[in-house]
Context: one part of a larger RNA
RNA sequence: AUUGAACGCUGGCGGCAUGCUUAACACAUGCAAGUCGAACGGUAACAGGGGAGAGCUUGCUCUCUCGCUGACGAGUGGCGAACGGGUGCGUAACGCGUAGGGAUCUGCCCUAAAGUGGGGGACAACUCGGGGAAACUCGAGCUAAUACCGCAUAAGCUCUAAGGAGUAAAGACCGGGACCUUCGGGCCGGUCACUUUAGGAUGAACCUGCGUCCGAUUAGCUAGAUGGUGGGGUAACUGCCUACCAUGGCGACGAUCGGUAGCUGUUCUGAGAGGAAGAUCAGCCACACUGGGACUGAGACACGGCCCAGACUCCUACGGGAGGCAGCAGUGGGGAAUAUUGGACAAUGGGGGCAACCCUGAUCCAGCAAUGCCGCGUGUGUGAAGAAGGCCUGAGGGUUGUAAAGCACUUUCGUUGAGGAGGAACUGUCCUACAUGAAUAAUGUAGGGAGUUGACGUUACUCAAAGAAGAAGCACCGGCUAACUCUGUGCCAGCAGCCGCGGUAAUACAGAGGGUGCGAGCGUUAAUC
Numbered sequence: 001a002u003u004g005a006a007c008g009c010u011g012g013c014g015g016c017a018u019g020c021u022u023a024a025c026a027c028a029u030g031c032a033a034g035u036c037g038a039a040c041g042g043u044a045a046c047a048g049g050g051g052a053g054a055g056c057u058u059g060c061u062c063u064c065u066c067g068c069u070g071a072c073g074a075g076u077g078g079c080g081a082a083c084g085g086g087u088g089c090g091u092a093a094c095g096c097g098u099a100g101g102g103a104u105c106u107g108c109c110c111u112a113a114a115g116u117g118g119g120g121g122a123c124a125a126c127u128c129g130g131g132g133a134a135a136c137u138c139g140a141g142c143u144a145a146u147a148c149c150g151c152a153u154a155a156g157c158u159c160u161a162a163g164g165a166g167u168a169a170a171g172a173c174c175g176g177g178a179c180c181u182u183c184g185g186g187c188c189g190g191u192c193a194c195u196u197u198a199g200g201a202u203g204a205a206c207c208u209g210c211g212u213c214c215g216a217u218u219a220g221c222u223a224g225a226u227g228g229u230g231g232g233g234u235a236a237c238u239g240c241c242u243a244c245c246a247u248g249g250c251g252a253c254g255a256u257c258g259g260u261a262g263c264u265g266u267u268c269u270g271a272g273a274g275g276a277a278g279a280u281c282a283g284c285c286a287c288a289c290u291g292g293g294a295c296u297g298a299g300a301c302a303c304g305g306c307c308c309a310g311a312c313u314c315c316u317a318c319g320g321g322a323g324g325c326a327g328c329a330g331u332g333g334g335g336a337a338u339a340u341u342g343g344a345c346a347a348u349g350g351g352g353g354c355a356a357c358c359c360u361g362a363u364c365c366a367g368c369a370a371u372g373c374c375g376c377g378u379g380u381g382u383g384a385a386g387a388a389g390g391c392c393u394g395a396g397g398g399u400u401g402u403a404a405a406g407c408a409c410u411u412u413c414g415u416u417g418a419g420g421a422g423g424a425a426c427u428g429u430c431c432u433a434c435a436u437g438a439a440u441a442a443u444g445u446a447g448g449g450a451g452u453u454g455a456c457g458u459u460a461c462u463c464a465a466a467g468a469a470g471a472a473g474c475a476c477c478g479g480c481u482a483a484c485u486c487u488g489u490g491c492c493a494g495c496a497g498c499c500g501c502g503g504u505a506a507u508a509c510a511g512a513g514g515g516u517g518c519g520a521g522c523g524u525u526a527a528u529c
Base pairs, nucleotide, nucleotide: 001528002527003526005525006524007523008522009521012376013375014374015373016372017371018369019368020334025332026331027330029329030328031327034079035078036077039076040075042072043071046070047069048068049066050065051064052063053062054061055060056059086287087286088285095212096211097210098209099208100207101206104204105203109200110199111198112197113196114195115194117151119149120148126141127140128139129138130137131136157166158165159164171192172191173190174189175188176187179186180185213259214258215257220250221249222248225247226246227245228244229243230242231241232240262284263283264282265281266277267276268275269274289310290309291308292307293306312323313322314321315320340366342365343364344363348362349360350359351358352357379409380408381407382406389400390399391398392397413470415465416464417463418462419461423456429449430448431447432446433445434444435443473518474517475516476515477514478499479498480497484513485512486511487510488509494501495500
């Protein structure tokens, strides 16, 4: 000088940060990943409307019914759930950092080319029946789709023995003048979606050089081990795997083994060189009760998915089942020690959706803590009778001390009241122009008008009112080291970072008066330079 600190005494306000360093110990409860009805069959709930019936108060109430409409529980389907958030167990390693490489994949997004034809059979939901305490499950029957499967088409795609062979798709919504219509629509236009291919962007995978803690009281290590051929496998190169062949490969420039540890940008310190650390923030990695495994998918071997084994907890009708906070809060435990079971999606961002919108413990805010840094205040001027009191005294006086009182002022902050920005840009709606088009429709782009959206929030800030009114402590005073006397004690009680004080005149113990230092803090302990 510094700290994610703790402890002791003390404590007024604000801003900005930070807050389980220990048990990757166990977790009650709530929330943390949904969304789309513009993919689909539908209608459990709510609301509107239509139809039928009843009651009467003659325009209301009640009952039944119809998915017709707004919407929508459960279900099929799509996208997302691999992001975001947490932790640092493991890892001394191509894990990280840096500089490169070639044999790869890449949903959504952008650019470009081509296409989107014609068919089929199911399975949920539902109905009926059965089993079970439950979790759940079995059988029969009906049904839709952007779910699933054939056929057609097939190049700048794939394979190829170069002849050839193989492989795709799905519709939905909005608007509409003719024409057709079974009155649903066809058809036309537009938007979104779909299929194939090429390129890009982004993201991801792989390989290599160099660097990356301690121990030699660890000196030899290695059999898929080192290389080759054939085969397999992967998105892709490779002993990645396998059969055969060869006997290589690493090591005092420290292999192997053991211990410790996430790495970095950075942070602290220092004149620097260095040394120490890796909290918050950012990049990468690893993990998700412990161990193993794959499935789905563009992407996982997947924190809030699945299967198996194990430990633990819970339910049970004893046959069987359920669970995983190292997400945000919160609980127990451990510990010197670390916060609220809060508000909002208003902003920024993410997922879904044409959109409105929905979801979002990401995030933005608020609460708690002097934990840190920074700022402000606790009054200002005047005031000598140098008051009283305290302490000391050589008894004259000295000191506390302009300090107080008194007089004259001010009102920051706090209190009370009133006003009051910015964070808000949007979306939707109306009008105009342009593009598209048969179209003044719909849609898209640009411009304009009116109106609207704030958790924080009793915001920041401003004004007014009252009144010095509500606001100072802590450590030290032998030397190092700024600051001295008295009383008590008498090698006792005690102090102490080092030297050392204390045995009757202690500036070193304890108290007091005085002083010194810092100040909403001051000391002590721990730790680093």
A computed fold for a 529-nucleotide part of an RNA from an uncultured bacterium, annotated as small-subunit ribosomal RNA, 5' domain.